About this RNA: This is a predicted structure of an 84-nucleotide RNA (c-di-GMP-I riboswitch aptamer) from Paenibacillus crassostreae. The organism belongs to Paenibacillus, within Bacteria. RNAcentral records the identical sequence in 2 taxa. Its mean pLDDT, the model's own confidence on a scale to 100, is 82.

[in-house]
């Protein structure tokens, strides 16, 4: 230094739900809250996957459709501690 990861120290983040605001929606932001997380840090034309479907298109009861969204889906990338 790298991989894996036990214990310890300092800690960190914050699910659902509720309230307010934004948005067509998915969802996001803030506050309360804490389900959990060794990356639940960052990255959305570097990749896969998923969600919604407005402006719109079609065969128009419906179906298609991302330039929108999700990183706490996989993934890429960076980092704290340090037994073996």
């Nucleotide at each position: 230094a790298u991989c894996u990861u036990a214990a310890u120290a300092g800690g960190g983040c914050a699910a659902a739900a509720c309230u307010a605001c934004u948005g067509a929606a998915a969802a996001g932001u803030a506050g309360u809250g804490a389900c959990g997380c060794a990356a639940a840090g960052c990255u959305a034309u570097a990749g896969g996957g998923a969600c919604u479907a407005a402006u719109u298109c079609c065969u128009a009861a419906g179906g298609g459709g991302a330039a929108g969204u999700c990183a706490g889906c996989c993934a890429g990338u960076u980092g704290c501690a340090g037994c073996a």